[in-house]
RNA sequence: AGAGGGAAACGUGCAGCUGCGCGACCCCGCAGGGGGAGUGAGGAAAGUCCGGACAUCAUAGGGCAGGAUGCCGGGUAACACCCGGGCGCCGUGAGGCGAUGGAAAGUGCAACAGAAAAUAUACCGCUCACCUCACCCUUGUAAGGGGGAUGAGGCAGUAAGGUUGAAAUGGCGAGGUAAGAGCUCACCGCGCAGACCGUAAGGGAUGCGGCAGUGUAAACCCCAUCCGAUGCAAGGCCAAGUAGUCAGCCGCCAAGGGCUGCCCGCCCGUGGCUGAGGGUAGGCCGCAAAGAUGCGUAUGGUAACAUCCGCACAAGAUAGAUAGCUGCUUAAACAGAAUCCGGCUUAUGGUUCCCUCUGUCA
Numbered sequence: 001a002g003a004g005g006g007a008a009a010c011g012u013g014c015a016g017c018u019g020c021g022c023g024a025c026c027c028c029g030c031a032g033g034g035g036g037a038g039u040g041a042g043g044a045a046a047g048u049c050c051g052g053a054c055a056u057c058a059u060a061g062g063g064c065a066g067g068a069u070g071c072c073g074g075g076u077a078a079c080a081c082c083c084g085g086g087c088g089c090c091g092u093g094a095g096g097c098g099a100u101g102g103a104a105a106g107u108g109c110a111a112c113a114g115a116a117a118a119u120a121u122a123c124c125g126c127u128c129a130c131c132u133c134a135c136c137c138u139u140g141u142a143a144g145g146g147g148g149a150u151g152a153g154g155c156a157g158u159a160a161g162g163u164u165g166a167a168a169u170g171g172c173g174a175g176g177u178a179a180g181a182g183c184u185c186a187c188c189g190c191g192c193a194g195a196c197c198g199u200a201a202g203g204g205a206u207g208c209g210g211c212a213g214u215g216u217a218a219a220c221c222c223c224a225u226c227c228g229a230u231g232c233a234a235g236g237c238c239a240a241g242u243a244g245u246c247a248g249c250c251g252c253c254a255a256g257g258g259c260u261g262c263c264c265g266c267c268c269g270u271g272g273c274u275g276a277g278g279g280u281a282g283g284c285c286g287c288a289a290a291g292a293u294g295c296g297u298a299u300g301g302u303a304a305c306a307u308c309c310g311c312a313c314a315a316g317a318u319a320g321a322u323a324g325c326u327g328c329u330u331a332a333a334c335a336g337a338a339u340c341c342g343g344c345u346u347a348u349g350g351u352u353c354c355c356u357c358u359g360u361c362a
Base pairs, nucleotide, nucleotide: 001358002357003356004355005354006353007352008351010349013328014327015326016325017324018323020040021039022038025035026034027033028032042334046345047344049343050342051341052340053339054231055230056229057228061264062263063262064261066227067226068225069224070223071085072084073083074082075081086100087098088097089096090095101222102221106220107219108216109215110214123162124161125158126157127156130154131153132152133151134150135148136147137146138145139144170188171187173185174184175183189211190209191208192207193206196203197202235285236284237283238282245276246275247274248273249272250271256268257267258266259265293312294311295310296309298307299306300305
């Protein structure tokens, strides 16, 4: 100097004028009105993907179905989140990613190509060791004998080499063989056992075995653990108003309903169900956001985080508030709460810190 990896905080600012929402508190006061300290969008408010708080379903319980998670340990209210570790893969590396239990319980799938993808197999090939024929040489009166991969055939041997494929039934080297093959041997791989280390997941010295198809469970499935439903338009309170009207069906030992997606079980129940018609759509609470809250020091812990102490209270709209103009300034993007909180994912501007690699100079 260049190229990368990881992380943090910020995310234009100041002033003036005019205009909006909430508003402790004060004054007048029947309702109500006036003044008003102070305060007013985010790191993602987005996605609605996880987990909850809270609320309702009156009250127990059990089973099935369905769903989620999936290595180990820890954190947390909880989680599919976070921290640390193991294993696997990618990268020279800093680091990154992982839908990370089980294929020896069972079932299924692997197109096309290829000889062949499982009860595996011979397309091109190789081999004269076996059988047969032909040919050549030799021996013999002849029959016959001996030799020769010279040529050909075999329901003879072979899977080392080549073809196809993501994957061909262990790999590479040496020996051996007619030519070959774990046929034999060494190493690696695989299977079984396994001292020892570790809380555990795991790692593993060493020994035995010539050794079986491989992959796939983000296929069905098996195993372990967990899970009620609905959601602030939840759910409460107040006021007002019409017609607690008409018709049909069922029913009093019930119909009907709830817990509940289904079953058992339990409970409510002297009226319910269906259709037509009529009234209301207002106000308040939930919503004083005071909390699994925020910030800071100390202690413990590798860390996530926990504990003690101290300080603080920061929007509550309801067709929906924070805007407009002027001046200076700036790198200023992505973008606006609607019950609330903890996460994940996505969008996005420049600044700072730490680490890795390459080149050059001292």
Description: The prediction has a mean pLDDT of 77. This is a predicted structure of a 362-nucleotide RNA (Bacterial RNase P class A) from Spirochaetia bacterium UBA5550. Lineage of the source: Bacteria > Pseudomonadati > Spirochaetota > Spirochaetia. It matches the Rfam family "Bacterial RNase P class A". By type it is a ribozyme. Rfam's curators write: Ribonuclease P (RNase P) is a ubiquitous endoribonuclease, found in archaea, bacteria and eukarya as well as chloroplasts and mitochondria.